[in-house]
This record gives sequence, structure tokens and C1' cells, in this order.
RNA sequence: UGGCCCUUCGUCUAAUGGCAAGACCCCGGCCUUUGGAGCCGGUAAUCCAGGUUCGAAUCCUGGAGGGCCAA
Repeated sequence: UGGCCCUUCGUCUAAUGGCAAGACCCCGGCCUUUGGAGCCGGUAAUCCAGGUUCGAAUCCUGGAGGGCCAA
């Protein structure tokens, strides 16, 4: 310098263009002699800015960050 790929709760993964789901963590409750075990419930996210669309995590454009390959 060129090409390709990735970016979603604190973490790891889902999500035909149509209510953003689950696990771990965390918080609360129950149970228990105790809880770091078990059960129930809860908080929390689409990298940014535009565009297309009735409707965008998803499609398009630009940007940011990260990774791989070539030179």
C1' cells in the first nucleotide's frame, strides 16, 4: 500500500427484513445450621453517521476499532 473477515448486555453465543433470545456473572427472594450448592425472579446490549424500506442487528455507502493474507 492492496485485498478479505469481524464488531450484539460485564463475558460468551443466538436472532427468515417483523416483540433483540439464552448461558455465565451480578442483584433480589425462597430453601438451608451455613451457602460458594439447589429453586424462582430481575437489571443490562445491536461500534458510529447517513441511505433504502411500512419496518434494519440484518441490506447499501462512508467512518472507527480489531484480525488475517499479499507485497
Annotation:
This is a predicted structure of a 71-nucleotide RNA (transfer RNA) from Candidatus Benthicola marisminoris. The sequence was found in a public genome assembly. The coordinates come from a structure-prediction model, not an experiment, and the mean pLDDT is 80. The organism belongs to Candidatus Benthicola, within Bacteria. It matches the Rfam family "tRNA". Rfam's curators write: Transfer RNA (tRNA) molecules are approximately 80 nucleotides in length.